[in-house]
RNA sequence: CUCUUAUCAAGAGCGGCUGAGGGACUGGCCCUGCGACGCCCGGCAACCUAACUUUUUUAAAGUGAAGGUGCUAAUUCCAGCAAACUGACAUGACGUUAGUUUGAGAGAUAAGAG
Repeated sequence: CUCUUAUCAAGAGCGGCUGAGGGACUGGCCCUGCGACGCCCGGCAACCUAACUUUUUUAAAGUGAAGGUGCUAAUUCCAGCAAACUGACAUGACGUUAGUUUGAGAGAUAAGAG
């Protein structure tokens, strides 16, 4: 880097250092010298490993948080593609637009494979 599977509505600091950008991309809309991003500490969670408990024992469910990750503004901040429904507008007709829902795509993370 590619592929597969799972998850993405919950949760998490009034700390320290640093000092100008950040929220993947595009469009919006936001955060930010009342200190962004990043690093450290703290915290959250429970994907993997290890441990323990129970059971209907090739396994399943659960506990806890030692190890490996991850996360710690806003639903993945919202929308990007398609379909259905509803409303408005417009037309001879195709349609335009707003909203809701569903699915896909993209992205993120974990585990496995190449």

Annotation
SAM riboswitch aptamer (S box leader) from Listeria kieliensis, 114 nucleotides, folded computationally. Of the family's consensus pairs, 97% are formed in the model. Its Rfam family is "SAM riboswitch aptamer (S box leader)". Gene Ontology term of the family: regulation of gene expression. The sequence is in RNAcentral, with records from Rfam.